This is a predicted structure of an 85-nucleotide RNA (c-di-GMP-I riboswitch aptamer) from a Bacillota bacterium. The coordinates come from a structure-prediction model, not an experiment, and the mean pLDDT is 89.
[in-house]
RNA sequence: CCUACGAAAAGGCAAACCCAUCGAAAGAGGGGGGCGCAAAGCCACGGGUCUAAGGCGGAAACGCUAUGACAGCCGGGCCGUCGAA
Numbered sequence: 001c002c003u004a005c006g007a008a009a010a011g012g013c014a015a016a017c018c019c020a021u022c023g024a025a026a027g028a029g030g031g032g033g034g035c036g037c038a039a040a041g042c043c044a045c046g047g048g049u050c051u052a053a054g055g056c057g058g059a060a061a062c063g064c065u066a067u068g069a070c071a072g073c074c075g076g077g078c079c080g081u082c083g084a085a
Base pairs, nucleotide, nucleotide: 005083006082012037013036017032018031019030021028022027035072041078042077043076045075046074047073048070049069050068054065055064056063057062
């Protein structure tokens, strides 16, 4: 130094929940909060999950549908802090 690995320390991120904003919703960004996280940094590529405005079907109830989301569901790709055993 690299790969694997994960003790300590430094710094980092921030679940639920609360407030208010955007959104049809799922959800997202902001403030508080702190369950956790070495990639809980980035990318919807594969699988999966959520939503269903619009569209299609239906007499209606409702069903189907992503071009909307989730990277803190699992793979994959790119980048990346520290160094005890």
Rfam family: c-di-GMP-I riboswitch aptamer. Gene Ontology term of the family: cyclic-di-GMP binding.